[in-house]
Molecule: small-subunit ribosomal RNA
Organism: Patescibacteria group bacterium
RNA sequence: UUCUUUGAGAAUUUGAUCCUGGUUCAGGAUGAAUGCUAGCGGCGUGCCUAAGGUAUGCAAGUCGAACGGAAAGUAACACUUGUCAUGACUAAAGCUCGCUUUAAGAUUGACUUCGUUACUUUUAGUGGCAAACGGCUGAGUAACACGUAGGAAUCUACCCCUAACUCGGGAAUAAGCCGGAGAAAUCUGGUCUAAUACCCGAUGUGGUGGCAACACUAAAGAUUUAUCGGUUAGGGAUGAGCCUGCGGCCUAUCAGCUUGUUGGUGAGGUAAAAGCUCACCAAGGCUAUGACGGGUACCGGGGAUUAGCGUCUGUACCGGCAGAGGGGCACUUAGACACGGGCCUCACUCCUACGGGAGGCAGCAAUCGGGAAUCUUGCGCAAUGGACGAAAGUCUGACGCAGCGACGCCGCGUGAGGGAUGAAGGCCUUCGGGUUGUAAACUUCUGAAAAUAGCACCGGCUAACUACGUGCCAGCAGCAGCGGUCAUACGUGGGGUGCAAGCAUUAUCCGGAAUUACUGGGCGUAAAGAGUUCUGUAGGCGGCUAUAUAAGUCAGGGGUAAAAUACUGCGGCUCAACCGUAGAUGUGCUCUUGAUACUGUAUGGCUAGAGGAAGCUAGGGGUUAGCGGAACUCAUGGUGGAGCAGUGAAAUGCGUUGAUAUCAUGGGGAACACCAAGGGGGUAGCCAGCUAACUGGGGCUUUCCUGACGCUGAGAGACGAAAGCGUGGGUAGCGAAACGGAUUAGAUACCCGUGUAGUCCACGCCGUAAACUAUGCCUGCUAGAUACUUGGUUUUUAACUGAGUGUCGAAGCUAACGCGUUAAGCAGGCCGCCUGGGGAGUACGGUCGCAAGGCUAAAACUCAAAGGAAUUGGCGGGGACCCGCACAAGCGGUGGAGCAUGCUCUUUAAUUCGCUGAUAACCGAAGAACCUUACCAGGGUUUGACAUGCAACUGCAAAUCUAGUGAAAGCUAGACUUCUAUGAGAGUGUUGCACAGGUAUUGCAUGGCUGUCGUCAGCUCGUACCGUGAGGCGUACCCUUAAGUGGGUUAACGAGCGCAACCCCUAUCGUUAGUUGUAUCACUCUAGCGAAACUGCCGUCGCAAGACGGAGGAAGGUGGGGACGACGUCAAGUCGGUAUUGUCCUUAUAUCCUGGGCUAGAAGCAUGCUACAAUGGCGCGUACAACGGGCAGCAAUCUCGCGAGAGUGAGCUAAUCCCUUAAAGCGCGUCUCAGUUCGGAUUGGAGUCUGAAAUUCGACUCCAUGAAGCUGGAAUCGCUAGUAAUCGCCGGUCAGCUAUACGGCGGUGAAUACGUUCUCGGGUCUUGCACACACCGCCCGUCACGUCAGCAAAGCUAAGGCCACCUUAAGUCCUGCGUGUAGUGGGCCCAAGGUAGAAUUAGUGAUGAGGAUGAAGUCGUAACAAGGUAGCCGUAGGGGAAUCUGCGGCUGGAUCACCUCCUUU
Repeated sequence: UUCUUUGAGAAUUUGAUCCUGGUUCAGGAUGAAUGCUAGCGGCGUGCCUAAGGUAUGCAAGUCGAACGGAAAGUAACACUUGUCAUGACUAAAGCUCGCUUUAAGAUUGACUUCGUUACUUUUAGUGGCAAACGGCUGAGUAACACGUAGGAAUCUACCCCUAACUCGGGAAUAAGCCGGAGAAAUCUGGUCUAAUACCCGAUGUGGUGGCAACACUAAAGAUUUAUCGGUUAGGGAUGAGCCUGCGGCCUAUCAGCUUGUUGGUGAGGUAAAAGCUCACCAAGGCUAUGACGGGUACCGGGGAUUAGCGUCUGUACCGGCAGAGGGGCACUUAGACACGGGCCUCACUCCUACGGGAGGCAGCAAUCGGGAAUCUUGCGCAAUGGACGAAAGUCUGACGCAGCGACGCCGCGUGAGGGAUGAAGGCCUUCGGGUUGUAAACUUCUGAAAAUAGCACCGGCUAACUACGUGCCAGCAGCAGCGGUCAUACGUGGGGUGCAAGCAUUAUCCGGAAUUACUGGGCGUAAAGAGUUCUGUAGGCGGCUAUAUAAGUCAGGGGUAAAAUACUGCGGCUCAACCGUAGAUGUGCUCUUGAUACUGUAUGGCUAGAGGAAGCUAGGGGUUAGCGGAACUCAUGGUGGAGCAGUGAAAUGCGUUGAUAUCAUGGGGAACACCAAGGGGGUAGCCAGCUAACUGGGGCUUUCCUGACGCUGAGAGACGAAAGCGUGGGUAGCGAAACGGAUUAGAUACCCGUGUAGUCCACGCCGUAAACUAUGCCUGCUAGAUACUUGGUUUUUAACUGAGUGUCGAAGCUAACGCGUUAAGCAGGCCGCCUGGGGAGUACGGUCGCAAGGCUAAAACUCAAAGGAAUUGGCGGGGACCCGCACAAGCGGUGGAGCAUGCUCUUUAAUUCGCUGAUAACCGAAGAACCUUACCAGGGUUUGACAUGCAACUGCAAAUCUAGUGAAAGCUAGACUUCUAUGAGAGUGUUGCACAGGUAUUGCAUGGCUGUCGUCAGCUCGUACCGUGAGGCGUACCCUUAAGUGGGUUAACGAGCGCAACCCCUAUCGUUAGUUGUAUCACUCUAGCGAAACUGCCGUCGCAAGACGGAGGAAGGUGGGGACGACGUCAAGUCGGUAUUGUCCUUAUAUCCUGGGCUAGAAGCAUGCUACAAUGGCGCGUACAACGGGCAGCAAUCUCGCGAGAGUGAGCUAAUCCCUUAAAGCGCGUCUCAGUUCGGAUUGGAGUCUGAAAUUCGACUCCAUGAAGCUGGAAUCGCUAGUAAUCGCCGGUCAGCUAUACGGCGGUGAAUACGUUCUCGGGUCUUGCACACACCGCCCGUCACGUCAGCAAAGCUAAGGCCACCUUAAGUCCUGCGUGUAGUGGGCCCAAGGUAGAAUUAGUGAUGAGGAUGAAGUCGUAACAAGGUAGCCGUAGGGGAAUCUGCGGCUGGAUCACCUCCUUU
């Protein structure tokens, strides 16, 4: 310079947030497999499991130009045999007597055969070369096996080069032939023969040995004219053997290993170095930089992935190694300890005549088996390569091709253009339409022919949505999670998205994962700093300066880093995959030349680090001995006389045998008040009366000495609270265990009384704690303020300067909290430790310990979280402040009685339904005899009791009337008959269709309305500001208020919904008007309009807001009432007021009728009425209201009735008339404390009224009857002034009434509030929290049941090894006998085998102890709030269980007080 390449996140812990941290997903890949589907081609690829067993065929031969033979053919020669034909001659038989038959057969011919020679071809055997290559597999192997870079003590057939030679002899043997043994395999005797087979002699270029002389040492020919071959020696090339440095797995729960082991000398041995082997000698060698052991595994080039570093991997192709059924051994050879050679052994298979034999597919096909799973018993040597050959050629399952498999990669195709009635069908629909969709049909074109599309997904991550079905079922699911009646999450349809001859799933690897962090993480609280660096080994790191060196380091150059792959250029198959060619890169190793800053090494020098010396100095630093007083307890004695002790309250206990109390004396043990303070010392644990002895360390000053002597520190050593252990003492107090008393449902506890170990001492163990600053040690650097301890210095003041101990804070850091010169800041050095929660600091193993136990330290399985900090709420048997008839102070009640009413429960044919703590229960219901009415029984109707529309039909007004039947509803029958009038229409009826109807269901699908917190003072927003964020601020603080009401202050400034005010009633006055009050007017009254009250005025206090007091005033601090109810909570209530989604019923869950029921009644609850009497009852007399209502009404008056009421009916549509006499009160009388002249229930009788109808089931009247009840247990309710209490009146609903209810009205008319400790509720602030469904929360352990995995376990089984011994095949080697042949005898080593033992690793195992897990089991309530006894850690003991108690420790404890310190004023 050019080219190439180059990094994504998401879901899930929470109410929400930030962080930590795991889990899961999206990508790529594969020798794959599975499901559904499938058109074609090219190039690749295909037993990953049983290195399990194998039928059959093939996979290594070749050379006749090394040799003797053999066979075939051809030719020639010679001529043997046989066959056929010919048939002279001969013999015999028969007779038809000259013929026939039979036998032998000269000659000739044809064919055939034997022999010899020559040629051609083939070939068993001898001989040569090859068979050690090629092909397969990966069992073993953790090793010089592999990779890489080197080395010296070697061999190398065939090939190449050089030099020399190739002469003369000899004896055998296979084949063959003749025999023998055997079933076979095969073996064997005799005999013949050849060679490039074998042997001897000669020669010696050369070679070997030797100092040398000298000695030893070769050969083979073949075929025909030119070669090939042979021998010796040297060199080369190729291939091979050996040695070395470096590199690459896990495990220390493997820490020591080794005897040929390490070295030497000599000998043997090898092609060659070497303990390679042997004898002797020495006692070495390896190891924490991991020996030895165990597990796993062929190694590399490469492959997958990745931004890269890395991590994983080793199939196909290439290189190396190893193996050939398991094990051992050698032979031959140039080369093997030999896949298709040999010997032995073992296992297995096959043949057998039972005597013996044969075999090895991890070659190519194929087969069985195993397995989720992996192909044809194909063709060819045409190409490439190999063996042999002179060559032709032969052989070649190497190889080239083909076959099977979507197993992978790549390419192609299933058409292209036009085509809107946007067809039909499907699906959805708001019923209009939309969508499928230019898609189809149809048409044109290309073409040989218009010619298969599937699979997965559609809630989020993640591209793609609807309908129906289902109803925590069926099912889905990678994660979180969906499904309990509107499921975009299940199933199906339609539609859509993605990829496409494939698609999806499963498995595995890398990525994302900075989640092992070299690049590139952490350790105060999330996992993580060892109890103490006190001593210190190895190791790592190391002050200033000079010189040398050049190991590290840096630079240049050389070698190597195989090819293939990957990258780049160009090229070849139509493209691509694939292939060819050229180039570039190559971080490694090695050699060499240089550089010298830094590090190292060596040698000097220095003083700032470190150490020493001198002088001062503080101290509970340590060890030992002695001494002291207070308290306690015991003993003795005195005084004294009934209790003491103890608690929330008690009891056990002690005491008249004299306690407690008190005095005196004596004994004993343990601990050391005040001083004393976050003050001191020590490495930590820890250390406290006083004195003495011994002793360690620190600090300051001086700057005298040494001269880097330093820092850290794996292992190792030492120390190490409390509890605990051993031996021996001691024992006052305290006090696990134990005993007793309480408490309690229980109380193995908390409380109380006793009390043993222990606590104390000596010696020895143990070795752990919340051993904490939850913060390793050392060094340097980076603002300060303030306090204390202790040095120096000073004028003994201030200031300055060291060492230490605290607090607050700058920058910075941190997830935040917080840290902040005593760092958790900025850097350096070294060590330790962490990697999701549980299982578990557990099991097993090892090691230490007397034991208890400590140290080291897993896995299976299981969950999708566990966790840190902070936020907002809620909660607390936490705190502070405030409010409320919340308590207190009062008055009157409820709870007891009888009755009324409602509810529960029970009953019933039905007792309709809803409502159920506060916030249901005289509530819905402002009125159930029928109706209402929804319930029950029975009887009816079915387009319907009610609405709208359509169609058809029939009759005609509709109606109404009559008759029958019936409980009625209804049914049946009859009578009657209209309008405009011509069709037709209106109305009505019947039938049919749409539909009506439903007090059927869901208030957890809803609207609306309502209750409650609560008439509590709160709830929010905009902008700004603070915080990474959730959030905060505003709205916190002080004062004030009924009030987030107002004021002051303030990083806030404003605003909204609430509060208040505006509205209504009421109290005073004025004014206007006035029908109907009164005989009239003033007046009262009625109803309009106004005025009046604002802390306005005065005083005190206060900055202010305001508070207190006073005046005036009808009214005084919101004058008194009412309406009015913020954001929200309770899935609160209501589908039965109405409305309404979905679902359900439709001759019934609709609708009509009669009767019944809602009114039942053992019991319980709630709300009321009336009472229990004298503040009263009864009788007589007498006074004063207000709100209201009235025409199907209120009703006066008069008459009758004891009365309810009846008759009559003036007046009034109302300030006119009526309801309407108000009652308590007042006056007089009586009753005299009793179940009464109280009380009135209940019951009997007689009536009145309403109403079709009072039996179930009305109210009222009269007479008679005269129950319980004498003021109410625990508990509990209302009320703060015209209130409570008490007295009556009116109204609504309504025919009547169950009203004692509800809503109003007026009359009479109190008491009390010290105050906020307590109860309840609420508000604000603060604090803790493991709660957020929010304490009715969360949550722990035993027990019981089911399931799962692991551990222990008497044993049992198996595997691979170890040690010792026994036996020992084949075979090499040694050795005896032997032609020193064959063979045979002996010996060493040794595979397999056997015996005994000690371990290891697996599997299994009655049973045992723990663990994990499982909607609704049992017992308790340990933890979270002060969790109701603060919790936790270590240890010891106890207990069903969580746990309790003792001792020591921690704060990761709330609350109050005090102390110290800091900040601010």